[in-house]
Context: one part of a larger RNA
C1' cells in the first nucleotide's frame, strides 16, 4: 500500500406510511362594501414568542336552542377559576361589542400617524380629554332625502387592439378580432316575438345551445389558408308594452275685438297591426275566456346543532388478537374508518327512521293586478326623417370590392309616407314574403371563489399544488418581482430514576423501561458512494 472477510462510522437511496395535493361529478350559493368591505396594523391570557381566536366587553359579553360532565385552543405542567341537573365547556341561531389604517370620506400625510372647525360634556377659565357631525358626485320636491365610490376566481356585453408566428422569403393574407388595455353588469350575460326563411303548381314561423348538414358550397398572392347557410334531428319553449291618430286635465308663451284663437311643456284615457291595424262613424256586448314574471298569512319541502340505530364469545400463538380453531349472531346495516397484527357483531359510524325556540331558502295556494273579443262603413286622419336609400371612404357579413346582395357608419347630399314602404345575393319585371328608422321578455347555454357530498386503471414526500412541516414564509432584489428547503420514536413517553468516569448541562459505562434502545429523541427500514478497526494473504 494492495485484495478478501467480519465489525462499524458517514450518508440517506429503497420499501412501507399519508395528515397533503391534482382532476372530476352532482347539488348550493353565485356576492361583500359608507350601519365602513376585501386586506392589514396593532393590541388582547396568571405566566405568552408565535399560530389561532377576538376587539379597551378583546381565546371573549347577552338572550334562544342541542348535548352534557367536565371544561379554561394549537400546547405539556404549574397556579387559579368555572361547572356536575338551580347545567360549566362545546355546537347551531340571534344579538351586544367591535381601537387604528384600509373606497377611507372634516383637512393633511413617507397606510395604521398629525392636526382643525361646530355643537355639546368635564363645576368655571386657560390648557388637557371626552361625545356627536362635517369629502366628493348624481338624483331631487332644493327643508332634507335617495344613490354612487372600493374588493372579488372565470364566465359576459361594449370600445381600443398588438407582434412572434404560418405563406418553408415577403408585401394582400394568416396568427386574430387572438394575446393584452379599458369601462360596465348579472346570476347567468347577451340575443329575441320578422321590413324572417324559403319557393318544391311545397311550405315554416321569436331567440339560445347541441348533434347533422360539412371540411360540402364558397371565400382565397385561388397560395398558405378561411369556411357558411337552408334543411333535419333533439333541448327548452312565451310572449308583450310604447310612440302616433281621437279624447280629456292642468300649466307656460304670443295674439286679441278679453268671447276666443295660435304655439307649445307635462299628465290621464284610447291604442299597437301586414290575409293590414287602428282612429272616426254606426249597429251590437257588460259578458266571456285568461295571464301572472305575484304581498302577507298558512301548509309542505330542503339548509344551518342534533337523536334513535342489529348482531360474539371462548381456547391456542404472541408484547398486544382483529389472526388461528371452535361454538354463534344480526343484515333495509358485508360503505369506510379506528382499536397494540389482518374485526359485520370492540368504538366511531353505515342502512333506516327523526328533529327546531329561531336563522334562512324553494314550491302549492292567492290578494292588490294585468289582459281579452263582434259586425258593416271607409269620404277624412294616424302607423317611428335629416331616417331609408346614393356617391366617397371604411368595417362587419364563411364572402380579401369582387357580377356583390344583406349590416354598421366617418363625410356629403337626401326620399315615399298605405293609390306607401322593404327584401328574395348585381340589375329589371311578374310572382312570393314581410312593415325599418322605439322598448321590454323566463327557460334550454358559459363559468368555478365559495359551501356540501362524492368519485379516481392520479401522486405518494426530488412525486402531487411554489407550499403535507407556522410557505408565498425564510432568503435575494431599489423596485415590479424571484422564492426555496424542511414529513415518519414507540402500542403507550413507559423519553433512561439512580451510580460511576468527565470541568461539564459535552459524551460515554452500568442499571431501569420497552416485544425491540443497532426505536434513545442527529429517533421505522437504513442501499451505494466515501472513511476506519480487526484477521488472513500478497508486496
Nucleotide at each position: 500500500g494492495g485484495c478478501a472477510g467480519a465489525c462499524g462510522g458517514u450518508g440517506g437511496a429503497u420499501g412501507c406510511c399519508u395528515u397533503g395535493g391534482c382532476u372530476c361529478u352532482u347539488g348550493g350559493a353565485g356576492g361583500c362594501g359608507a350601519u365602513g368591505a376585501a386586506g392589514g396594523a396593532u393590541g388582547u391570557g396568571a405566566u405568552a414568542a408565535g399560530c389561532u381566536g377576538c376587539g379597551a366587553u378583546a381565546a371573549g359579553c347577552u338572550c334562544g336552542g342541542g348535548c352534557a360532565a367536565g371544561g379554561u385552543g394549537c400546547a405539556a405542567a404549574u397556579a387559579a377559576c368555572c361547572a356536575u341537573u338551580u347545567g360549566a365547556a362545546c355546537c347551531c341561531g340571534a344579538g351586544a361589542u367591535u381601537u387604528c389604517c384600509g373606497a377611507a370620506u372634516g383637512g393633511g400625510g413617507c397606510a395604521a400617524c398629525c392636526u382643525a372647525a361646530u355643537a355639546g360634556a368635564u363645576u368655571g377659565a386657560a390648557g388637557g380629554u371626552c361625545u356627536a357631525u362635517u369629502a366628493c358626485c348624481g338624483c331631487u320636491u332644493u327643508a332634507a332625502g335617495c344613490g354612487g365610490a372600493g374588493c372579488a376566481a372565470a364566465c359576459g356585453u361594449g370600445g381600443g387592439g398588438a407582434a412572434c408566428u404560418g405563406a418553408a422569403a415577403c408585401a394582400u393574407c394568416u396568427a386574430a378580432g387572438u394575446a393584452c388595455c379599458c369601462a360596465c353588469a348579472g346570476g347567468a350575460a347577451a340575443a329575441g316575438a320578422a321590413a324572417a326563411u324559403a319557393a318544391a303548381u311545397a311550405a315554416u314561423g321569436a331567440u339560445u345551445g347541441c348533434g347533422c348538414a360539412a371540411g360540402u358550397a364558397g371565400u382565397g398572392g385561388c397560395g398558405a389558408g378561411c369556411g357558411a347557410a337552408c334543411g333535419c334531428g333533439c333541448a327548452g319553449a312565451a310572449g308583450c308594452c310604447c310612440a302616433a291618430a281621437c279624447c280629456g286635465g292642468c300649466g307656460u308663451u304670443g295674439u286679441u275685438u278679453a268671447g276666443g284663437c295660435a304655439a307649445u311643456a307635462c299628465c290621464g284615457g284610447g291604442g299597437u297591426u301586414g290575409u293590414a291595424g287602428g282612429a272616426c262613424c254606426a249597429c251590437g256586448a257588460u259578458g266571456u275566456a285568461g295571464c301572472a314574471a305575484g304581498a302577507a298569512a298558512u301548509c309542505g319541502g330542503g339548509a344551518a346543532a342534533g337523536u334513535g340505530g342489529a348482531a360474539u364469545c371462548a381456547g391456542c400463538u404472541g408484547g398486544a388478537a382483529a389472526g388461528u380453531u371452535g361454538a354463534a349472531u344480526c343484515a333495509u346495516a358485508g360503505a369506510g374508518g379506528g382499536u397494540g397484527a389482518a374485526a359485520a357483531u370492540c368504538c366511531c359510524g353505515u342502512a333506516c327512521a327523526c328533529g327546531a325556540c329561531u336563522u334562512u331558502u324553494c314550491g302549492a295556494c292567492g290578494a292588490a293586478g294585468c289582459u281579452u273579443a263582434g259586425u258593416g262603413g271607409u269620404a277624412u286622419c294616424c302607423u317611428g326623417a335629416g331616417u331609408a336609400g346614393u356617391g366617397c371612404g371604411g368595417g362587419a357579413c364563411a364572402c380579401g370590392a369582387g357580377a356583390a346582395a344583406u349590416c354598421c357608419u366617418g363625410u356629403a347630399c337626401g326620399a315615399a309616407c298605405c293609390c306607401g314602404c322593404g327584401g328574395g345575393g348585381a340589375c329589371c319585371a311578374u310572382c312570393c314574403c314581410g312593415c325599418a328608422a322605439g322598448g321590454c321578455u323566463a327557460a334550454a347555454u358559459a363559468c368555478a371563489u365559495c359551501c356540501a357530498a362524492g368519485a379516481g386503471a392520479c401522486c405518494g414526500a426530488u412525486a402531487g399544488u411554489g407550499a403535507a412541516c407556522c410557505a408565498g414564509u425564510a432568503c435575494c432584489g431599489u423596485g415590479a418581482g424571484g422564492g426555496a428547503a424542511a414529513g415518519g420514536u414507540g402500542a403507550a413517553a413507559a423519553g433512561c430514576a439512580c451510580c460511576u468516569c468527565g470541568a461539564a448541562u459535552a459524551g460515554a459505562g452500568g442499571a431501569g423501561u420497552g416485544a425491540a434502545a443497532u426505536a434513545g429523541a442527529c429517533c421505522c427500514u437504513g442501499a451505494a458512494c466515501c472513511c476506519g478497526u480487526c484477521u488472513g494473504c500478497c508486496u